[in-house]
RNA sequence: GGGCCUGUAGCGCAGCUGGGAGCGCAUCACAAUGGCAUUGUGAGGGUCAAGGGUUCGAGUCCCUUCAGGUCCA
Repeated sequence: GGGCCUGUAGCGCAGCUGGGAGCGCAUCACAAUGGCAUUGUGAGGGUCAAGGGUUCGAGUCCCUUCAGGUCCA
């Protein structure tokens, strides 16, 4: 330098054929216990890597850039 893959909540990830942004753990509150642990219920938390484009509508499609991984040179 070139090819491919990945980037979504604090962490690990899902998101189908373009239309509701979600799961587990963690955090916080409450209840159970004398307390811790634990369990149950509920709540908060998102610039979907960045910018632009297509579309009535983009996490999803297209272009550019950035970061990480991998292969080739």

Transfer RNA from a Chloroflexota bacterium, 73 nucleotides, folded computationally. The RNAcentral record of the sequence draws on ENA. Its Rfam family is "tRNA". Its family is annotated with triplet codon-amino acid adaptor activity in the Gene Ontology. The organism belongs to Chloroflexota, within Bacteria.